[in-house]
C1' cells in the first nucleotide's frame, strides 16, 4: 500500500428483504434466610464509532473519515 471482517447498554453479543433497539451478565430494590449464597419478582441502563447523503422514515442503503483484527505484498 491492497483485500476482507468488525465497531450496538458497564461487559459479552443479537437485531441484514429500511418502520418508534433487545437478551444474558452486571448494578439497585423487594421476596426468601438467623445472616449470606443460590433462586424468584420488579427496576436501571445506548446521541447504534464519527460525518455527510438517499428516503415520509436509516443500527440497517450509499460516500468519506477514525479505529480493531486477519490475510496478501
Nucleotide at each position: 500500500g491492497g483485500a476482507c471482517a468488525g465497531g450496538u447498554a458497564a461487559c459479552u453479543c443479537a437485531g441484514u428483504u429500511g418502520g418508534u433497539a433487545g437478551a444474558g451478565u452486571g448494578c439497585c430494590a423487594g421476596a426468601c434466610u438467623g445472616a449470606a449464597a443460590a433462586u424468584c419478582u420488579g427496576g436501571u441502563g445506548g446521541u447504534c464509532a464519527c460525518u455527510g447523503g438517499u428516503u415520509c422514515g436509516a443500527a440497517u442503503c450509499c460516500g468519506g473519515u477514525c479505529u480493531u483484527g486477519u490475510c496478501c505484498g
Molecule: transfer RNA
Organism: Flavihumibacter petaseus NBRC 106054